[in-house]
């Protein structure tokens, strides 16, 4: 000198399941909280998580194990895809210079 972890700002990305006697229950950071259109659902805002890769998606109407049931747990997964700039910061390694 160039950088990592960390933190911040703005901007951006993502998901809403299984049951129910409709009262609620389970897991989770979050499971439609508000509004609009509406057949399903979609859009916007809020909450939550995430932004170079442990958010999330595909594979997947997957496989094994549990459960009242469910991406509930594990595998798949050192897989493929996936949203960033600036500031802070300065370790290790590397490079350069000087001195001994």
């Nucleotide at each position: 000198g160039c950088u990592a972890u960390u933190g911040g700002a703005c901007c951006g990305g993502g998901g809403a399941g299984c049951c129910u006697u409709u009262g609620g229950g389970c897991u989770g950071a979050g499971a439609g909280g508000a509004a609009g259109c509406g057949a399903a659902g979609c859009u916007u805002c809020g909450a939550c998580c995430c932004g170079c890769g442990a958010a999330c998606c595909u594979g997947a109407u997957c496989u094994g194990g549990a459960u009242g049931a469910u991406g509930c747990c594990a595998g798949c997964g050192g897989a493929g895809g996936a949203a960033g700039u600036c500031c802070u910061g300065g370790a290790u390694a590397c490079u350069u210079u000087u001195c001994g």

This is a predicted structure of a 100-nucleotide RNA (TPP riboswitch aptamer (THI element)) from a Clostridiaceae bacterium. The organism belongs to Clostridiaceae, within Bacteria.